[in-house]
Context: one part of a larger RNA
Molecule: small-subunit ribosomal RNA, 3' major domain
Organism: uncultured bacterium
RNA sequence: UGACGGGGGCCCGCACAAGCGGUGGAGCAUGUGGUUUAAUACGUCACUAACCGUAGAACCUUACCAAGGCUUGACAUCCUCUGCACCGGCGUGAAAGCGUCGUCCGAGCAAUCGGCGGAGAGACAGGUGUUGCAUGGCUGUCGUCAGCUCGUGUCGUGAGAUGUUGGGUUAAGUCCCGCAACGAGCGCAACCCUCAUCCCCUGUUGCCAGCGCGUAAUGGCGGGAACUCUGGGGAAACUGCCGGUGCAAGCCGGAGGAAGGUGAGGACGACGUCAAGUCAGCAUGGCCCUUAUGCCUUGGGCUACACACAUGCUACAAUGGACGGUAAACAGAGGGAACCGAAGCCGCGAGGUGGGGGAAAUCCCAGAAAUCCGUUCUCAGUUCGGAUUGCAGGCUGCAACUCGCCUGCAUGAAGCCGGAAUCGCUAGUAAACGCAGAUCAGCGAAGCUGCGUUGAAUUCGUUCCCGGGCCUUGUACA
Numbered sequence: 001u002g003a004c005g006g007g008g009g010c011c012c013g014c015a016c017a018a019g020c021g022g023u024g025g026a027g028c029a030u031g032u033g034g035u036u037u038a039a040u041a042c043g044u045c046a047c048u049a050a051c052c053g054u055a056g057a058a059c060c061u062u063a064c065c066a067a068g069g070c071u072u073g074a075c076a077u078c079c080u081c082u083g084c085a086c087c088g089g090c091g092u093g094a095a096a097g098c099g100u101c102g103u104c105c106g107a108g109c110a111a112u113c114g115g116c117g118g119a120g121a122g123a124c125a126g127g128u129g130u131u132g133c134a135u136g137g138c139u140g141u142c143g144u145c146a147g148c149u150c151g152u153g154u155c156g157u158g159a160g161a162u163g164u165u166g167g168g169u170u171a172a173g174u175c176c177c178g179c180a181a182c183g184a185g186c187g188c189a190a191c192c193c194u195c196a197u198c199c200c201c202u203g204u205u206g207c208c209a210g211c212g213c214g215u216a217a218u219g220g221c222g223g224g225a226a227c228u229c230u231g232g233g234g235a236a237a238c239u240g241c242c243g244g245u246g247c248a249a250g251c252c253g254g255a256g257g258a259a260g261g262u263g264a265g266g267a268c269g270a271c272g273u274c275a276a277g278u279c280a281g282c283a284u285g286g287c288c289c290u291u292a293u294g295c296c297u298u299g300g301g302c303u304a305c306a307c308a309c310a311u312g313c314u315a316c317a318a319u320g321g322a323c324g325g326u327a328a329a330c331a332g333a334g335g336g337a338a339c340c341g342a343a344g345c346c347g348c349g350a351g352g353u354g355g356g357g358g359a360a361a362u363c364c365c366a367g368a369a370a371u372c373c374g375u376u377c378u379c380a381g382u383u384c385g386g387a388u389u390g391c392a393g394g395c396u397g398c399a400a401c402u403c404g405c406c407u408g409c410a411u412g413a414a415g416c417c418g419g420a421a422u423c424g425c426u427a428g429u430a431a432a433c434g435c436a437g438a439u440c441a442g443c444g445a446a447g448c449u450g451c452g453u454u455g456a457a458u459u460c461g462u463u464c465c466c467g468g469g470c471c472u473u474g475u476a477c478a
Base pairs, nucleotide, nucleotide: 001478002477003475004474005473007472008471009470010469011468012467013466015462016461019425020424021423022422023421026314027313028312029311030310031309032308033307034305035304042053043052064300065299066298067297068296069295070294073124077123078122079120080119081118082117083116084115087106088105089104093100126289127288129287130286131285135283136282137278138277139276140274142272147186148185149184150183151182152181153162154161155160166177167176168175192266193265194264195263197235198234199233200232201231203229207224208223211222212221213220238260241254242253243252244251245250316418320377321376322375323374324373325372328371334365335364336363339358340357344353345352346351384415389410390409391408392407393406394405395404431454432453433452434451435450436449437448
């Protein structure tokens, strides 16, 4: 000087408390461990691994296993020789395919360079092999915590100190006052984006107040440019004003205002810590393999299953289930061309047919659901719950056996609110409800990322648990 203390003081944070809803019990989904296996590919392991890399494992992916095959190689550059291209289809033999051989057919065709194919030789290619404790880059975490430092000066023999401490104040090393310090930098804040109010411009594909036309009905059309809205520009909030208090910074209250004291949310993550994570995104040093640790292919595996853990979904019901109400209403944000697919028709349904329209404020996905009204069920393992299983179908795809999703009929398990323990959340939040998208042929999505709809309760307080900041004290620790 730090670190640490079941030392002290001050102060924060859904840290506790006050509340609301969960997890831990059940079934299922997913991940992990373990076990099994020819293989169950690899990484990740308290917080900071475990619906994580993976925003899509039937083949492919794929890195794993078995079998079959190749050796200048699937890919790059160079040399020699040779052909002219080359492509597609069919047939033949070896289990399959890759590959090989033979032959036939089709279409185009070239003169050089170029290009493509074949043979050969080696230089080399190739490696998801190893080391994240050799590395770059990127990332997690403490933590959006308020800290981390420097120059000059001063003090100290020196390590160092001072500044950065003190008194106030703040979300903040934020600002004020004081002070052997005076200044400065990285952080904080602001500048950026979205939302909330108003004004101007814009007026179609969006809008419809007034006028006219028309309909069973609808901005349907003539028109309109008001309103909503689209998306460009601007205004607006600064403790600016008033009162109180204070030396000041500021704090408390009030007015006006769409918004008030950081208006709400996002992006943004200081010096550093964990030899944290990643050599399997990529890059890269060293080491290792080179007829194999490289490459191609078929099939299998990553989907196994006495079990354990983690994250979710669905429930255990009456604040509910079922049925009906022209399917009685009301969103936002997205996506669409090898795509979205309307009306109509067929099917109980998944779906099929059809193909209007739409590169989309125009058309489509697309009937949002919780909600409301009515009827019924009457507390039961039930008209709760839907696992599991049987049968029959649909869709994607070369192909759903291993191993896809969906539909119908039948079946109808556990489960009656969950031990110890434990998690999230302070407002348009929690909780509840649905919708969309990425990946994607299809889908194991109940995941993730967004979007809106309905919409609470509680916070006395800081004694205690956890994490953190500042000062101080002790120390046999560094």